[in-house]
């Protein structure tokens, strides 16, 4: 000096669904919105919290998709060797390797 790994900082990207009840709502039908609870998950109260950043399944399209489950839902498997998608950043740590110099 190069390469890769891990971490931190800065910068950037992303998602926020499903079900039940209450309110809305005065006789009957009755929506959006608001509130509470439940399910899965890292995250479902837009929290600078969580996740991801090319070694890219974080996330989007396909998708009002297909199979299996569930009260219901990207709940789960496929789709997926598919197509897109945001650091060509700085520092530190130890590792590996090359050149030069010094000593033995």
């Nucleotide at each position: 000096g190069g390469c890769a790994a891990u971490g931190a900082c800065a910068u950037g990207g992303g998602g926020u669904g499903c079900c039940u009840c209450g309110u809305g709502a005065g006789u009957a039908u009755g929506a959006a919105g608001c509130g509470a609870g439940g399910c899965u998950g890292a995250g479902a109260c837009a929290a600078c919290a969580c996740c991801c950043a090319u070694c890219g399944a974080a996330c989007c399209u396909g998708a009002u998709c297909u199979g299996g489950g569930c009260c219901a839902u990207a709940c789960u498997a496929g789709c997926g060797a598919a197509g897109g998608g945001a650091u060509c950043g700085u520092c530190a740590u130890g590792g590996u390797u090359g050149a030069c110099u010094u000593c033995g």
Predicted 3D model of a 104-nucleotide RNA (TPP riboswitch aptamer (THI element)) from Brevibacterium picturae. The coordinates come from a structure-prediction model, not an experiment, and the mean pLDDT is 79.